RNA sequence: UGAAAGUGUACCUAGGGUUCCGAGGUGCUUAUUAGCAUUUGUCUGGUCCGAGCGGUACAGAUAUUACUAUGCUUAUUUUAAAGUAAUAUUACACCUUGGGGAUAAAAGCCCGGACGGG
Repeated sequence: UGAAAGUGUACCUAGGGUUCCGAGGUGCUUAUUAGCAUUUGUCUGGUCCGAGCGGUACAGAUAUUACUAUGCUUAUUUUAAAGUAAUAUUACACCUUGGGGAUAAAAGCCCGGACGGG
């Protein structure tokens, strides 16, 4: 200086907005209950979206050991590939702004462990 790897899914949380539900305002109809239209997310909520650097679980990957069948004239040993089992590992991630994308809309979602700097 360059390259590769730093995994996936599910459930949940921080967080997010406003399509639906609910709640509120206004208006209309109605004897009342209630219904319809419009509006409010600077409405606590339910549905919904949701983390590379948050949680849990399962899977995958890597390493070590053991076992199984087969191969060599016989026996033993050794060796190679694959499989199974057990154990272990799966680290680190500072600064954080700008722009774009999807969805009804937004976000710690995606572009993105981006760019830049250390």
Guanidine-I riboswitch aptamer from Proteiniborus sp. DW1, 118 nucleotides, folded computationally. It matches the Rfam family "Guanidine-I riboswitch aptamer". Its family is annotated with regulation of gene expression in the Gene Ontology. From the family's description: This family represents a conserved RNA structure found upstream of the ykkC and yxkD genes in Bacillus subtilis and related genes in other bacteria. The function of this family is unclear although it has been suggested that it may function to switch on efflux pumps and detoxification systems in response to harmful environmental molecules. The RNAcentral record of the sequence draws on Rfam and Ribocentre. Model confidence (mean pLDDT): 76 of 100.